[in-house]
A computed fold for a 164-nucleotide RNA from Alteribacillus iranensis, annotated as glmS glucosamine-6-phosphate activated ribozyme aptamer. Its Rfam family is "glmS glucosamine-6-phosphate activated ribozyme aptamer". The family's RNA type in Rfam is riboswitch. NCBI's taxonomy places the organism under Bacteria, Bacillati, Bacilli, Bacillaceae, Alteribacillus. It was read from a public genome assembly, where an Rfam model found it.
RNA sequence: UAAUUUUUAAAAGCGCCUGGACUGCCUAGAGUGAAACGGCAGUUGACGAGGAGGAGGUUUAUCGAAGGAGAUCGGCGGAUGCCUCCCGGUUGCACGUCACAACCGAAAAUACAGGCCAAAAGGCAAAGGCGACUUUGCUAACAAAAGUCUGUAUCAUGACGUCA
Numbered sequence: 001u002a003a004u005u006u007u008u009a010a011a012a013g014c015g016c017c018u019g020g021a022c023u024g025c026c027u028a029g030a031g032u033g034a035a036a037c038g039g040c041a042g043u044u045g046a047c048g049a050g051g052a053g054g055a056g057g058u059u060u061a062u063c064g065a066a067g068g069a070g071a072u073c074g075g076c077g078g079a080u081g082c083c084u085c086c087c088g089g090u091u092g093c094a095c096g097u098c099a100c101a102a103c104c105g106a107a108a109a110u111a112c113a114g115g116c117c118a119a120a121a122g123g124c125a126a127a128g129g130c131g132a133c134u135u136u137g138c139u140a141a142c143a144a145a146a147g148u149c150u151g152u153a154u155c156a157u158g159a160c161g162u163c164a
Stems, first nucleotide, its partner, number of pairs: 014077004019073001020044007047064003053086006087105006094162006109154008122139007
């Protein structure tokens, strides 16, 4: 240094890199200088908001910002999404049980309207690197949503029993 095994820790715009893009060196010779292809070694490869009952299955799993003809491209893996079942619950105009309907997983019908909330990029500065770039600090703003708040309208059972 590599391989194998074991253990521990770490996350969801999360992790990784064999394509691409970019950087350095070589190729490189001519009077001098260079390009393309290629080789070696590196760099890059998602900015926050939002999202978790359990099991199984599944893959292009919500929203905008930035960027700029646009590399946040492309690929692999994963993932709180989605589907089915199960567990527990809310509403159906006092309570309980059973069934049914629509929903919820700390919340709980649908539709419409309105309100609310960011970080990076940017600017300034420091450190590392030949460089592409990386790490950190300060600073001021600007979103959308299936998120959250408010309002309006509409929809929503039955049986048995108990209490008043």